[in-house]
RNA sequence: CGCUGUAAAGGGCAAACCCGCCGAAAGGCGGGGACGCAAAGCCACCGGUCUAAGGCUGCUGCACGCAGCAGCUACGAUAGCGGGGUUGCCAGG
Numbered sequence: 001c002g003c004u005g006u007a008a009a010g011g012g013c014a015a016a017c018c019c020g021c022c023g024a025a026a027g028g029c030g031g032g033g034a035c036g037c038a039a040a041g042c043c044a045c046c047g048g049u050c051u052a053a054g055g056c057u058g059c060u061g062c063a064c065g066c067a068g069c070a071g072c073u074a075c076g077a078u079a080g081c082g083g084g085g086u087u088g089c090c091a092g093g
Stems, first nucleotide, its partner, number of pairs: 001093001003092003012037002017032006035080001041086003045083003048078003054073008
């Protein structure tokens, strides 16, 4: 250093699953646990995906207050879906 990650050293993180807590849910956090990971550190900026509380639309019912069902919707979530941004250990070049 807009490069590389075969091997090594010291280490790091932790999928599924289980328990507890938070959340409408997706999911998150803590503990246990390891499938994997060279950024599986950090950031929702772009695309994707997941969820739909609230909102909108339609239908049905109604005691006319509203209720049920369906569709759409992110301001929710995912950084361990991809891209991008940013910081960084060791070794090699």